Background:
The RNA shown here (transfer RNA) has 71 nucleotides and comes from a Candidatus Magasanikiibacteriota bacterium. It matches the Rfam family "tRNA". Rfam classes the family as a transfer RNA. NCBI's taxonomy places the organism under Bacteria, Bacteria candidate phyla, Candidatus Magasanikiibacteriota.
């Protein structure tokens, strides 16, 4: 340049086009003399633009970034 594959909470990983989940982590409680373990709620996400549809994390078109190949 060209071809393929990938980008989802702070991290790591799910989701036939139909309510973004889970788990570490953080945060507050309970538990305990304290501090760990444990139990309970709570934080927090769909790289960025557009398009198709009643409805997009999925699908289509284009930028960015990565990793593979090929030249």
């Nucleotide at each position: 340049u060209c071809g393929g594959g990938g980008a989802u909470c702070g991290u790591c990983u799910a989701a036939u086009g139909g309510u973004a989940g889970g788990a570490c982590g953080c945060c507050a409680g309970g538990u305990u003399c304290u501090g760990g373990c444990c139990c309970u709620g709570g934080u927090a996400a769909u790289a960025g633009g557009g398009g198709u549809u009643c409805g997009a994390a999925u699908c289509c078109c284009u930028u960015u970034c990565c990793c593979c190949g090929a030249g």